The prediction has a mean pLDDT of 84. Predicted 3D model of a 98-nucleotide RNA (SAM riboswitch aptamer (S box leader)). Of the family's consensus pairs, 94% are formed in the model.

[in-house]
RNA sequence: GCCUUAUCAAGAGUGGCGGAGGAAACAGGUCCUAUGAAGCCCGGCAACCUAUUCAAAAUAAGGUGCUAAUUCCUGCGGAGCAAUCCGAAAGAUGAGGA
Numbered sequence: 001g002c003c004u005u006a007u008c009a010a011g012a013g014u015g016g017c018g019g020a021g022g023a024a025a026c027a028g029g030u031c032c033u034a035u036g037a038a039g040c041c042c043g044g045c046a047a048c049c050u051a052u053u054c055a056a057a058a059u060a061a062g063g064u065g066c067u068a069a070u071u072c073c074u075g076c077g078g079a080g081c082a083a084u085c086c087g088a089a090a091g092a093u094g095a096g097g098a
Base pairs, nucleotide, nucleotide: 002097003096004095005094006093007092008091013042015041016040017039021032022031023030026075027074028073029072043067044066045065048063049062050060051059052058071090076087077086078085079084
């Protein structure tokens, strides 16, 4: 990288280093950012795996993950006069598999 499957409306810092960019990719929006971006560290959140339990529930932060905005919104299809809603695709994360 590929396949299967579950979840994606909640939650999480007035910290240190760092220095200019960032919000997956492309396009269009809209935002965040020197009152400091990315990244790293620490802190925190949570319940996919794991542990405890007969089980459920609950607890625990060990393995991952996450820590602006719904996965920031739209891009495809459907419903609707419209506002908007539903679904898909793509993506992210976990678990399992070839």
Rfam family: SAM riboswitch aptamer (S box leader). Its family is annotated with regulation of gene expression in the Gene Ontology.